[in-house]
Molecule: transfer RNA
Organism: Gaiella sp.
């Protein structure tokens, strides 16, 4: 400096072929249950889908730039 891959909730991660896709388990709150406390059940909150821009009636999803994080070449 070159190439490949990833970047969605506080954490790990799912969203097929662009059109009910804004989820899901853990985590947190509230509440059942139990003397209690953990488990276990029920609820409820919680997003700039890395950033800019394109394409299209519509974009997490395609396309191009950039940031950032790994990996391999040199």
């Nucleotide at each position: 400096g070159g190439g490949c891959c990833c970047g969605u909730a506080g954490c790990u991660c799912a969203g097929c072929u662009g059109g009910u896709c804004a989820g899901a388990g853990c985590a947190g709150c509230c509440g059942a249950c139990u003397c209690a406390u953990a488990a276990u059940c029920g609820g409820u909150a919680g997003g700039u889908c890395c950033c800019u821009g394109g394409u299209u009636c519509g974009a997490g999803u395609c396309c191009a730039g950039g940031c950032g994080g790994g990996c391999c070449c040199a």